[in-house]
This record gives sequence, structure tokens and C1' cells, in this order.
RNA sequence: GAUAGAGGCGCGAGGCGCAUCAGUAGCGCGUGCAGAGCCCCUCCAAGGGCGAUGACGCGGCGGGAAAGGGCGUUUCGCCGAAAUCCGGCAUGGUUGGAGCCAGGCCGGGUUGGGGGAUCGCGAAACACGCGGUUCACUGUCACAACCCCCGUUGUGGAGCGCUAUC
Repeated sequence: GAUAGAGGCGCGAGGCGCAUCAGUAGCGCGUGCAGAGCCCCUCCAAGGGCGAUGACGCGGCGGGAAAGGGCGUUUCGCCGAAAUCCGGCAUGGUUGGAGCCAGGCCGGGUUGGGGGAUCGCGAAACACGCGGUUCACUGUCACAACCCCCGUUGUGGAGCGCUAUC
């Protein structure tokens, strides 16, 4: 240097099903109140659309979703799997500028792994995800001690690691 492996509630994606989302949103009404603005993600402009034949808003009645997120199952790809942070590039959200959001690609940094608790963020949510802190557990290597061997205990490091073969 190449190839192949290991950690286990292991990581990620797709299909199918289920609950939730939610009696919510949009929609409908010779509907009640109210009365001038409202909508195209936010702001500044522009350009459109709707509105006293009553928009926006708050109620009533009718009927009534979906996506994201979750669980189960199955298939596939895998073991920096993957996640996250920063920067850059282009795309989309009516047009221009600034922002925000969404996923994509590139570069760099951090995290061995799963779990409990707690704080914060996201989210409809008490589900769950993400990040920080902390607690033990687990795998791996190093060092030290014990041990006939197998192994055991303690301390510490990090996957840019570890093991095997060439």
C1' cells in the first nucleotide's frame, strides 16, 4: 500500500401496513359579529390576484384531508456505517436585493458504539430526532498489576483506529 473482517437495542435508504397528525387545514353555507384591507415564506420595491355583490379576522353548522415526524414488517446498501458544525457553488419557493427554508455537490472540523438522566433546539406532540453535559455499559488498542493457560482488574487514548492475509 492492497484485500477481507469485527463491535450490536449497530448505521442509513426504499416498499407495504398501522396509529397519530385531527375533527386540524383547505372547502361549502340566502350563516352570526365585525368593517377595509387581504394573498403570492419574511422585509423593501415591482408585477399579479381577491375585496362594501363584504375580503382579512373571531364564532356557528356541514363535511373533512395530506405531508413531515413515529411504530411494525420486509428488501437493499453498509461498519465514518452515519450524524452534526463551518465555508463555497448552483437550483427551487412570481421578478430584483437581503434573509429564511428545502434538498444536492465540493472542501474542512468534531463524534468508537448503543443506552439512562438533564438542559437547549426542532416538531402537533408527553412520540421522536439533533446538540451539549453527565452516568454507568460495551468493543478496541496502549500501559501497569495479578494469573499455569484462558483470562481478570485498574488507568488512559481515539475509528485518520483495531484485527487478519498478501
Lysine riboswitch aptamer from a bovine gut metagenome, 166 nucleotides, folded computationally. Its mean pLDDT, the model's own confidence on a scale to 100, is 83. The sequence is in RNAcentral, with records from MGnify.